[in-house]
RNA sequence: AGUGAAGGUAGAGGUGCGAACUUCAAAAGUACGUAAUCAGAAGAGUAUGAGCUCUUAUGAAGAUUAUCGAAAGGGGAGCGUCGCCGAAGUAUAGGGAAGUCUCAUAACUCCUUUGCUGGUCUUGCGUUUAAUAGAUGUAAGAUUGUCAAACAGGUCACUGUUUGGAGAGCUAUCUCACUC
Numbered sequence: 001a002g003u004g005a006a007g008g009u010a011g012a013g014g015u016g017c018g019a020a021c022u023u024c025a026a027a028a029g030u031a032c033g034u035a036a037u038c039a040g041a042a043g044a045g046u047a048u049g050a051g052c053u054c055u056u057a058u059g060a061a062g063a064u065u066a067u068c069g070a071a072a073g074g075g076g077a078g079c080g081u082c083g084c085c086g087a088a089g090u091a092u093a094g095g096g097a098a099g100u101c102u103c104a105u106a107a108c109u110c111c112u113u114u115g116c117u118g119g120u121c122u123u124g125c126g127u128u129u130a131a132u133a134g135a136u137g138u139a140a141g142a143u144u145g146u147c148a149a150a151c152a153g154g155u156c157a158c159u160g161u162u163u164g165g166a167g168a169g170c171u172a173u174c175u176c177a178c179u180c
Base pairs, nucleotide, nucleotide: 001179002178003177004176005175007174008173009172010171011170014085016084017083018082019081021078022077023076024075033067034066035065036064037063038062042055043054044053045052046106047105048104049103050102051101088117089116090115091114093112094111095110096109099108118144119143120142121141122140123139124138125137126136127135128134146165147164148163149162150161151160152159153158
């Protein structure tokens, strides 16, 4: 000086990521409750099936009218309060605990492996949702950071243009091993 190691440490990208707290809108004049009328046998306990329990002709479910009247998840803004830069998100598969009246399956919830996505924004088509918000998948486009290649310039540090790649990346530095 170089090479290797998913080695150690510290950083960069920026409307940067995730969470918390405060507040606002919306959810919604919705659900639930109450009263009246019609109605006439089923209904409730997350979904389905089986059971069990409860309500019900002293009127179930359902519908209409009147009255009362929420909340959760999600979102905007603020606060830069906390943790960070595969931050995080998502898909498949596997697994765990507490549930829920019991059992089985599923869903809700958490963890792990593997795969994909560098970040942000816009649009179309799907999924989700009360929603045309947002999230998410996919396709296209714009923009931005980083590295490589080519070309050009240069005070030879680097800068610009074009193309391409991906975060197991990039920059700096340290350790170990090997080579010259």

Notes: A computed fold for a 180-nucleotide RNA from Bacillus pinisoli, annotated as Lysine riboswitch aptamer. Model confidence (mean pLDDT): 79 of 100. Taxonomically the source falls in Bacillus (Bacteria, Bacillota, Bacilli, Caryophanales).